[in-house]
Parts: sequence; structure tokens; C1' cells
RNA sequence: CCGCCAUCCCCGGGGAGUCACGCGACUGAGAGGUAUGGGUAGCGCCAUACGACCCGCCGAACCUGAUCCAGCUAACACUGGCGGAGGGAGGGAGCGGUCUCGACCC
Repeated sequence: CCGCCAUCCCCGGGGAGUCACGCGACUGAGAGGUAUGGGUAGCGCCAUACGACCCGCCGAACCUGAUCCAGCUAACACUGGCGGAGGGAGGGAGCGGUCUCGACCC
């Protein structure tokens, strides 16, 4: 320098819906767990950090278009379209191979 992907390390990206309500139910990998702060009469709520989970260019994790279109559903979910459209977060160790340089020996 090239290749490799299982693993490991470090780093980074991301979302948290529907059911009037939710200690219950559904889909899902995950449906906001913990702490702190803000706010409230008190909850609900908001922000930040950490955690769980998913994903990192072979990138449909996730975002945008989108409060989108069609089917289906109580609603979400799901199926198809939009659409392989536009965006989107990687280094190291390791293993294999190759090249170069240096030192020593012949």
C1' cells in the first nucleotide's frame, strides 16, 4: 500500500408511534429507563447527559419530500407507490498478500 470480514477496541449517527386517558393493549430491534435542570397548584410537558436498542458509505438505521398518494385498519401498524429520488454517521487492532527503506551477515 492492497484485500478481508467474523470478532474486539475507540469514535460517531439515529428514532421513540397508535389506542381520548394509561400501572393496560398493539406493532416493532427499540415505543423515553435513570439523573439533573426548567415549567406546572400538582401531573402531563420541555431540555441536557447517561443507559437500552438499531445503524455507520456494499450506508432503506434514520431524515427530507410528507399534515404525500392508493389499499387495508377503530387508529397506529401493515402492503404497494413516491423510489435505488435527494440527504445521511469510520478509524484502529487483527488476518492474508505485496512493495520500499534501513541494519547485520555471507
A computed fold for a 106-nucleotide RNA from Sphingobium subterraneum, annotated as TPP riboswitch aptamer (THI element). The coordinates come from a structure-prediction model, not an experiment, and the mean pLDDT is 78. It matches the Rfam family "TPP riboswitch aptamer (THI element)". For this family Rfam cites "Comparative genomics of thiamin biosynthesis in procaryotes. New genes and regulatory mechanisms" (Rodionov et al., J Biol Chem, 2002). NCBI's taxonomy places the organism under Bacteria, Pseudomonadati, Alphaproteobacteria, Sphingomonadales, Sphingobium. It was read from a public genome assembly, where an Rfam model found it.